[in-house]
Molecule: small-subunit ribosomal RNA
Organism: uncultured bacterium
RNA sequence: UUGUGCGGAGAGUUUGAUCCCGGCUCAGGAUAAACGCUGGCGGCGUGCUUAAUGCAUGCAAGUCGUACGGUUUCGAUUUAUCGGACCCGUGGCGGACGGGUGAGUAACACGUAAGUAACCUGCCCCUAAGUAGGGGAUAACCCCGGGAAACCGGGGCUAAUACCUUAUGUGUUGGUGGAGGUAAGGCUUCAUCAAUAAAGCCUUCGGGCGCUUAGGGAGGGGCUUGCGGCUGAUUAGCUAGUUGGUGGGGUAAUGGUUCACCAAGGCGACGAUCGGUAGCUGGUUUGAGAGGACGGUCAGCCACAUUGGGACUGAGACACGGCCCAAACUCCUACGGGAGGCAGCAGCAAGGAAUUUUGGGCAAUGGGCGAAAGCCUGACCCAGCGACGCCGCGUGAGGGAAGAAGGCCUUCGGGUCGUAAACCUCUUUUCUCGGGGAAGAAUAUGACGGUACCUGAGGAAUAAGUCUCGGCUAACUACGUGCCAGCAGCCGCGGUAAUACGUAGGAGGCGAGCGUUAUCCGGAUUUAUUGGGCGUAAAGAGAGCGUAGGCGGUUUGCCAAGUCAAAUGUAAAAUCUCCCGGCUCAACUGGGAGGGACCAUUUGAUACUGGUAGACUUGAGAGCAGCAGAGGAAGGUGGAAUUCCCGGUGUAGUGGUGAUAUGCGUAGAUAUCGGGAGGAACACCAGUGGCGAAGGCGACCUUCUGGGCUGUUUCUGACGCUGAGGCUCAAAAGCGUGGGGAGCGAACAGGAUUAGAUACCCUGGUAGUCCACGCCGUAAACGAUGGACACUAGGUAUGGGGAGUAUCGACCCUCUCCGUGCCGUAGCUAACGCUUUAAGUGUCCCGCCUGGGAAGUACGGUCGCAAGACUAAAACUCAAAGGAAUUGACGGGGGCCCGCACAAGCAGCGGAGCGUGUGGUUUAAUUCGAUUCAACGCGAAGAACCUUACCAGGGCUUGACAUGACAGAAGUAGGAACCCGAAAGGGUAACGACCUGUAAAGCCAGGAACUGCCACAGGUGCUGCAUGGCUGUCGUCAGCUCGUGCCGUGAGGUGUUGGGUUAAGUCCCGCAACGAGCGCAACCCCUAUUGCCAGUUACACUCUCUGGCGAGACUGCCCCGCGUAACGGGGAGGAAGGUGGGGAUGACGUCAAGUCAGCACGGCCCUUAUGCCCUGGGCUACACACACGCUACAAUGGGUGGUACAAUGGGCAGCGACAGAGCAAUCUGAAGCCAAUCCCUUAAAACCAUCCUCAGUUCGGAUUGCAGGCUGAAAUUCGCCUGCAUGAAGCUGGAGUUGCUAGUAACCGCAGGUCAGCACACUGCGGUGAAUACGUUCUCGGGCCUUGUACACACCGCCCGUCACGUCAUGAAAGUCAGCAACACCUGAAGUCGAUGGGCUAACCCUGGUUUUCCAGGGAAGUAGUCGCCGAGGGUGAGGCUGGUGAUUGGGACGAAGUCGUAACAAGGUAGCCGUAGCGGAAGCUGCGGCUGGAUCACCUCCUUC
Repeated sequence: UUGUGCGGAGAGUUUGAUCCCGGCUCAGGAUAAACGCUGGCGGCGUGCUUAAUGCAUGCAAGUCGUACGGUUUCGAUUUAUCGGACCCGUGGCGGACGGGUGAGUAACACGUAAGUAACCUGCCCCUAAGUAGGGGAUAACCCCGGGAAACCGGGGCUAAUACCUUAUGUGUUGGUGGAGGUAAGGCUUCAUCAAUAAAGCCUUCGGGCGCUUAGGGAGGGGCUUGCGGCUGAUUAGCUAGUUGGUGGGGUAAUGGUUCACCAAGGCGACGAUCGGUAGCUGGUUUGAGAGGACGGUCAGCCACAUUGGGACUGAGACACGGCCCAAACUCCUACGGGAGGCAGCAGCAAGGAAUUUUGGGCAAUGGGCGAAAGCCUGACCCAGCGACGCCGCGUGAGGGAAGAAGGCCUUCGGGUCGUAAACCUCUUUUCUCGGGGAAGAAUAUGACGGUACCUGAGGAAUAAGUCUCGGCUAACUACGUGCCAGCAGCCGCGGUAAUACGUAGGAGGCGAGCGUUAUCCGGAUUUAUUGGGCGUAAAGAGAGCGUAGGCGGUUUGCCAAGUCAAAUGUAAAAUCUCCCGGCUCAACUGGGAGGGACCAUUUGAUACUGGUAGACUUGAGAGCAGCAGAGGAAGGUGGAAUUCCCGGUGUAGUGGUGAUAUGCGUAGAUAUCGGGAGGAACACCAGUGGCGAAGGCGACCUUCUGGGCUGUUUCUGACGCUGAGGCUCAAAAGCGUGGGGAGCGAACAGGAUUAGAUACCCUGGUAGUCCACGCCGUAAACGAUGGACACUAGGUAUGGGGAGUAUCGACCCUCUCCGUGCCGUAGCUAACGCUUUAAGUGUCCCGCCUGGGAAGUACGGUCGCAAGACUAAAACUCAAAGGAAUUGACGGGGGCCCGCACAAGCAGCGGAGCGUGUGGUUUAAUUCGAUUCAACGCGAAGAACCUUACCAGGGCUUGACAUGACAGAAGUAGGAACCCGAAAGGGUAACGACCUGUAAAGCCAGGAACUGCCACAGGUGCUGCAUGGCUGUCGUCAGCUCGUGCCGUGAGGUGUUGGGUUAAGUCCCGCAACGAGCGCAACCCCUAUUGCCAGUUACACUCUCUGGCGAGACUGCCCCGCGUAACGGGGAGGAAGGUGGGGAUGACGUCAAGUCAGCACGGCCCUUAUGCCCUGGGCUACACACACGCUACAAUGGGUGGUACAAUGGGCAGCGACAGAGCAAUCUGAAGCCAAUCCCUUAAAACCAUCCUCAGUUCGGAUUGCAGGCUGAAAUUCGCCUGCAUGAAGCUGGAGUUGCUAGUAACCGCAGGUCAGCACACUGCGGUGAAUACGUUCUCGGGCCUUGUACACACCGCCCGUCACGUCAUGAAAGUCAGCAACACCUGAAGUCGAUGGGCUAACCCUGGUUUUCCAGGGAAGUAGUCGCCGAGGGUGAGGCUGGUGAUUGGGACGAAGUCGUAACAAGGUAGCCGUAGCGGAAGCUGCGGCUGGAUCACCUCCUUC
């Protein structure tokens, strides 16, 4: 480079938003599963994971008569035998396989690779040689006896392939001797001596099957070894047959396997020992892989068989369906004694969420026995049950409406279920019935099974559910519910419009299944080898020295351990991948091929690592010559200051604080002078200067001593780096002993402050601080940055040295090494930031981290005198905790600026009486709303009835009002009059219609109206937190944004900041910004000056007045300042001068601000009442509190008389003149006026004159009485006015608080709306007409910039601790209960081994007797019994470990709006935090030392730019 194959997906959740760190959760796959709902068929698999708990019943290992004796029976007969069948016993083989289970086991148990020269092997195969002669018993059987039984004892008879002896010895084994070979022998071979075998049966007579001794093979096993695979160090030391040797024993065999003696070893940080857990593997599952988890079915190995021990037999066992003993349990019993072992197949009980039939068959495969036939076989083959899993099929197919019915929704139009159904045509997988009918079987034999399969008939027939629908995550509406009921995997839904709960319709997913739960892997690079980190997020040990270990400079040769390559062997089968085949396909299954980690052996390569032998100098170290320094230790010396003592002078205070007080002082303080004592610390120099590993080190001198830097390149020759454990040093506080004690100063005492003040402040003051010796071993022990080495732009400052140049010399300048700072490129970083002193790029080594809390805590251990330090969890709980940066908001942070914000003034309010509103209270009702500014003379521009919504009572029910449908009705609708009644309403009832049609109409038809009935009306009923609209407020404050570009990972920034200026984001200049929009300003209205035109109601007109159209003001002109700007200051002219004055106009938004009672409107609620009508009452109550006003308290005034001057407005159910009456309100009467004409309409303060003379008054007018007037049906509750009389409080108002900057405040009156009447309110109008502003320190509000923040519901924020209550888990605890393993001693079953063996014993030998058998004695060989060692178990004892429980007690977590305070976050109101000590209800406070992760101001230093 080409080709081929394989091949990795994310999302939600911390925030107002962002990036990062980080956990939690989800989507996938899997399962020996279980549960809920549902369920048609078939194939193939699979099914007690819990109690290795206990088991009724049946079956699971027998077979051989061709080894032997016999019983019974049948048959044949020559009656004595033969033959067949069956059975008991002797004998042989098999019961060590097959089947089950996983308790134990952390081990050579398993896996893998080797070894066995240290071994065994029945049956099977091959080879060699044999199979001869004798003998004595015994079971069965018969007789007797014991026992309940199980069973046993005695006597007698008998056989063998049972047992014994002799012979032979191919051979084998042992001894001795020789030879050969090996790394090693118990090897091979030769000679010799000794020992050592056998069994017969059948026969067709050919032989066959056996038996014995050997050799070999196959298969099977025993033993040994390397390597591999769990966890805990809060288990660190373990070991006495232990480690080795020699010699016995034992075994098939090696070996302390066992014993005697000797030696003192052996194992362990590469984890011994101890504890916990666990059968191991092939494999299974997941994963891209590396890995992780698991070990069910199938296969290999191991272990076990009620628990524990033991041996026997045998080729093989220390034996699941054998034996002995002990123990527990169950059963039988005549109480003496016996029997049993489902972790075989079924099955039962129990436990549990949970796991099947007491089935068929030996037909197949396989096994045991047999010569064989055959028998046995719950192994196995089949069937049954379970959707438990995988796979396959079906529940019909085609047509069928602008679309039925019905359901649901609806904007009422429609949409949707939906071609879905009905209906038509077709098919028959499946189903039912009938017929045929296998393969599996080599010769016969088929449980399955009349099964699979084939075929005929019938008929769409027999067959669909489940989960979900807020996001993740595919799929939405309605109703019900109303923080309830409930949901939920995470985030989170539910408090009256829920796509999130429940139901329905619809939709989406999968489908005979679908969901849920549990567990495992994945996602999770969230333990990171692949593939993570440690400045601030969790994380660098406080620092050094150094052991083991790890890593290591240049070069040459050799070796070949690591490494690499090749070959061989192995990696069982099954599984996996690919190909081909068999079941109709698939699952399933057959065949072939492939793939391999690890391991072993052999051969090869030698670059790198390693080893070895040598060399080198650059790493490291040494030498020599210089240099700087608060480096360390000891000893000595010095001056300033504080305090104390003595003395002098001197007199009333001093001291302290924000301000005080305690304290000291007339017994003389403080102050001042002189002298003395004593302890501690060393001003200036002094510096982001120096030294040291860190902690730390500061007067001067001397002694001792460590390290560093520079120069030289003289020496050694890799001697190096790091460093688990270990050792040493280590601020302050603290501890022990002994000193010392001036100042300071925890604790403590007192005084203040305060609601309190266990604090901050003050006065005192003990430990301590100091010294010596010994402990402690921790700090924000910090650069929050481990050590070493190398590399990677610069600039600048400074400390120590060197060189060059220059110079007489010192400077200057240049270069260089080491240190200490700042700025900065590349690079890195989540960002902040770091940047040759790295947090850049690399290598090596160590330490540490893995969500927050619980907790650096408990328990255990080690250390310490103690305080405590080091090491270090879990239960439980939360879905976050956190870092950096952004935008806001806030600060008892900072800077700049503005406003009647303060200040300077004027007038008030708050005190009185009255009016009005509100709260509260009261009431049958006192209707409702508004509640800081921004509710309270507000809605209400006007409650006697009405209004009116409230209360009491009386009434009406299609209704007081609208629309529609149906029906009825001619004396109908209407209705004088009368009765009841407070009215409303109810009743009786004379009279009595209207319009249209038709020729005509009191009567017919229709309409209107009426009655009945149905839809509906109606509601000031609820929700302003469902809304529209409108309004208030910040605020007429100057702000709020956008497009494009640029910067930043991003939120976002820039623009909009900066320098000036303005009333203003107004304008100018500058600038990575350039422009634009909504706001500001202007445009609009009124007003001030003036020109022109027009004008009526005036007698007329310049004027005035009214209306219209214009002019004028723009920093335009001059001077000055500033930056040649914007702009500012002054001046001229002008009616007006710098937005001339006033109004309207209210940006983006904020307050869930206000209003459902103005109106509209969603939803909910009432419907003979929450609707409607009426009468009366209430909204007007009254101990009280507040708010807004009016009138006053008087002489700047009050009374009386007289005189003068406005403007805005209103008027026909109206204004009402003149005139007259009345003291007056008002009345009579009536002109004029639809209004520049008439009327309301006399303006009042003012001015002139006069009285009052400082008083509760000739001030003030409340309250009350009497008499009147007006409006109105009506004036009592409850109106206004008039006259006379009455004459209250009040003599200028506490804390506090409001308005106003000029025609303004203040004072004065007038008008209007509402309105029958009612105005101290409101809205307007004019008249008279001030004072003051130095200024921005402070109060309040606002704007801009900046800073801190743990706030974002945004400081009315957040948040800490005690206490009280409830729940939960956990620690301690006098004890108590239980378990486990080991130890010491006692006892000790069965049994092996050993000893003994007087008792017993047929075979062989000897002797004797009889001599046929036989008897007796002795020997050999055995043996019962006894003894000994060991020994399961039991007992006793002292401890260890673990678990349960425990009065009480400790802290912890969580919980609704509990209590006390306010510690922290802003300078958090005393900056905070760390270590330590003391104290305190609690947060906490204080002392000592340390840190910045402290704001603000000033100064110094450094850096950047000019």